[in-house]
Notes: Predicted 3D model of a 368-nucleotide RNA (Bacterial RNase P class A) from Raineya sp. The prediction has a mean pLDDT of 77. The RNAcentral record of the sequence draws on ENA. The gene name in the source record is rnpB. The source organism's lineage runs through Bacteria, Pseudomonadati, Cytophagales, Raineyaceae and Raineya.
RNA sequence: ACUACAAGUUGUCUUAUCGCUUUAUGAAAGUAAAGAGGAAAGUCUGGGCAACACAGAGCAACUUGCUUCCUAACGGGAAGGCAGCCAAAAGCUGACAGCCAGUGCCACAGAAAACAAACCGCCCGAAAGGGUAAGGGUGAAAAGGUAGUGUAAGAGACUACCGCUUUGUUGGUGACAACAAAGGCAGGGUAAACCUCAAGUGUUGAAAGACCAAAUAAGCCAGUGUUUACUUUAAUUUAAGUAAAAAAGGUUGCUCGCCUGAGCUGGUGGGUAGGUUGAUAGAGGCUUACUGUGAAGUAAGUCAUAGAUAAAUGAUAAGAAGCACAAUUUUUGUGUUACAGAACCCGGCUUACAGACUUGUAGUUUUU
Repeated sequence: ACUACAAGUUGUCUUAUCGCUUUAUGAAAGUAAAGAGGAAAGUCUGGGCAACACAGAGCAACUUGCUUCCUAACGGGAAGGCAGCCAAAAGCUGACAGCCAGUGCCACAGAAAACAAACCGCCCGAAAGGGUAAGGGUGAAAAGGUAGUGUAAGAGACUACCGCUUUGUUGGUGACAACAAAGGCAGGGUAAACCUCAAGUGUUGAAAGACCAAAUAAGCCAGUGUUUACUUUAAUUUAAGUAAAAAAGGUUGCUCGCCUGAGCUGGUGGGUAGGUUGAUAGAGGCUUACUGUGAAGUAAGUCAUAGAUAAAUGAUAAGAAGCACAAUUUUUGUGUUACAGAACCCGGCUUACAGACUUGUAGUUUUU
């Protein structure tokens, strides 16, 4: 210098005028301060918080799946292992538990596709037939691979080296790796097929909820249900309270359990829909130091940084800066400046993104 990669920051600036929302101040006019992100998007996911509710068990259903660590938690992140991509390296990807637990599927082609094989070929034979699985063919995949010995011709039949299985030793927290010995040992793939194993999951969701105020007829009709005992009141009726039972109901989909318990269901009709809160101080941000390969952790210091509710966070003018193109020559002109918009809060994943800047890794070439 070139090529291939990885990570991070930023993502316009200035002036003037006018405008919007919140807070503070002020009697008012006004003044001051602040005001949409790295993804606010997707709604994929983990929680906080609120309600059910004082709190569960089982089944179903669903999620995850190599090892160790981080985290409030996660299906997330970090570092590794194995496999694959890459000429090689850095790097990238992995839906990475199990196929002798069982049941399926592998079209077509092919002789045969898993309790799987003899079409051509080779050998023996006069023929019929027998032997063979080395060679050829079909296919994504055909009874481990290469070389040799041997054989009528062949074949792990035997031998050597690989591969595979089992056992042991060493290293490692571990997934695993290396080495050694023994054994002719092996009839595939697929679980993003059903399934098996292990670990886990309560539901709903701020339009969740809580409080205040106001208004009416909480009315009318129909169906169904309204139990027992005791006490008090009461002349009997009646009314009130306590205990037990119990219809309807709630708790996820079901069952059990638990809670509540005299109303419930259908139709018709009327009133209200206003305000406050939830709602922004947290698993918070930033800086520094230490520990750790790292994700992160610990400690100290410091900051106050939207809170709307039909929804504010802007508009206009001028200039500058960046980028691109053209001409021209060191200037001029034209165009343009990304993706995009908080709504209870926080963590993660995925997707979109013009331009500018910074750092690192690997390889090749050249020079010193």